[in-house]
Context: one part of a larger RNA
Formats: sequence, C1' cells, structure tokens
RNA sequence: UGCACGAUGUCUGAGGGGAAGGAGCCUUUAGUACGAGAGGAACGGGGGUUCGUGGCUUCUGGUUUACCGGUUGUCUGGCAAGGCAAACGCCGGGUAGCCACGCCAUACGCGGAUAAAAGCUGAAAGCAUCUAAGCUUGAAGCCGCCCCUAAAAAUAGACAUCGUUUUCAGGUCUCUCCUAAAAGAGGAGAUUGAUAGAGCCGGGAUGUAAGUGCCAAGCUUCGGCGAGGCAUUCAGUCCACGGCCACUAAUAGACCGAAUG
Repeated sequence: UGCACGAUGUCUGAGGGGAAGGAGCCUUUAGUACGAGAGGAACGGGGGUUCGUGGCUUCUGGUUUACCGGUUGUCUGGCAAGGCAAACGCCGGGUAGCCACGCCAUACGCGGAUAAAAGCUGAAAGCAUCUAAGCUUGAAGCCGCCCCUAAAAAUAGACAUCGUUUUCAGGUCUCUCCUAAAAGAGGAGAUUGAUAGAGCCGGGAUGUAAGUGCCAAGCUUCGGCGAGGCAUUCAGUCCACGGCCACUAAUAGACCGAAUG
C1' cells in the first nucleotide's frame, strides 16, 4: 500500500515448519519354550543410562571491567580521600542477571493408506495360479492425531462491540519505563498515577571504616619518633532483588482519523 467506510477485541486455519524424540543396556519372563545333550530364546512387564530437544536457576559450579576488601610503584605538601600502572595495576571474595558442569520434563499411545512379504476368491489357460477384475493383512518408514506459525489464503475469511461530519470511535507524536528490543516492533504507565528515580524497610555482598582512646617491637642527639595491635565496630561502604511511600519526573500540548447507494 492492498483487503470498496473507519476501528478495538476474540477467533478460524488453507498453507508452512518440527525429529521431538532416538538408541542400546540391566532385570524379569527363564535356565522356561526348543533340544538326546551341549547349549539356549521370544511376546510382554520393570529399572535406570546415554544422545538429542524444550524449559528453569532452589541446590552445585562458572562469569560478574556492579560492588567490597588487601597490596606494590608513583603523583596530588602530610592525614584522610583519590588519579594512573594496555582499556580491572595485581590479588582475595562476590549479589542480581546470563549460563552448564546443575535441576525438571521429554507420557500412554491411536487412526488411515502402503513397501517387501503373507493370503482369500479367481479366470485368461475346464486344471493350477495372491492378480488380470475384486478383496483381507502388513514396517522405526509415509499421511494424520501432537507442538510452533499462519487472513497478503487476491477466493485477501468469521464473530462480537464501538463510531461515521466536523470531531467523536480509535490511534500516533511527545514524556516515565521494561522481565520487550539491531532499527522498527511488542508490553507497562502518564497525577482518577507505583512507570522510573530518591528515601525507608527487608534481603544480600564485602569483612570490621574514619576519628579517638589504650597497648607497643624498635630507633634516639634523651627532647622525642614510632611499624604494628586492641577497643569503639556483625563496623563502614555498596546492591542489578522484593515491599512501602507521590518527595522528584511522567507537565503542558500537538497531530492523524471514517460512505457509495
């Protein structure tokens, strides 16, 4: 853009895609059937395993340039607090998220048409013959049942509701955002408000801040200097998670938008 008025919501399903499951093992059947013996099954039942597929993050384990701490060199006069060291200087930890090495599921199966094959009836060809006419079975394979998608399926679908002449039905821009996202799109919201941030509470990470007080190795020109330790302190700092709460920002506004008979 089209779908012979414009919309909102819910569907149908022509068509398309899928492998969403595959495999063997152990056990039982059973030392049974069978077999002189030696040996030695199967239909069916049960169990877990492995590969694949889909989902998830409670546990385990990764990552975690959010974050917290330690530490070396150097710079900011000193303390405190920081900058840089190949895009974390190095090191020890590490939540959310993402993930697998972790967890869960992957069931019971059924229908149709067939292949090889097995047959029925049956002529050509008085017999015979599964085939020539006709009919019955028969596979992990094929087509479905199952999952995903799908009105652009031009045969352009259906149903319900709303609206149609100057401004309402509806939508967009702008704005706050996201478990959504390459751009678009999708979803939540915009004061009749918990959408995001701040604050508070909960939960969590790190590991005990600064300042002060006390203790103190050692050095000393005897005046002092003082690494380090302890207490204050489960401190300080921080968070991507949950909840509460209108404190801040979603203000104000603009635009599009529909009929022949």